Overview:
Predicted 3D model of a 71-nucleotide RNA (transfer RNA) from a Patescibacteria group bacterium. The sequence is in RNAcentral, with records from ENA. Rfam family: tRNA. Rfam describes the family as follows. Transfer RNA (tRNA) molecules are approximately 80 nucleotides in length. Taxonomically the source falls in Bacteria candidate phyla (Bacteria). The prediction has a mean pLDDT of 85.

RNA sequence: AGGCCUGUAGUUCAACGGUAGAAUGGGGGUCUCCAAAACCCUAGACGAAGGUUCGACACCUUCCAGGCCUG
Numbered sequence: 001a002g003g004c005c006u007g008u009a010g011u012u013c014a015a016c017g018g019u020a021g022a023a024u025g026g027g028g029g030u031c032u033c034c035a036a037a038a039c040c041c042u043a044g045a046c047g048a049a050g051g052u053u054c055g056a057c058a059c060c061u062u063c064c065a066g067g068c069c070u071g
Base pairs, nucleotide, nucleotide: 001070002069003068004067005066006065007064010024011023012022013021018054026042027041028040029039030038047063048062049061050060051059
């Protein structure tokens, strides 16, 4: 320099173009003599900027970050 893959909640992962979810972790509560476990409630995210579309996490372009390959 060229090519490919990945980027979503603190973490690990989902999500036909049509309300962004789960597990775990965090906060509160029930239970218990106390704690753990269990159960209930709750807060929390689409890498950035444009474009297409009635509507974008998803499709297109550029950029950013990480990884792999070629030279």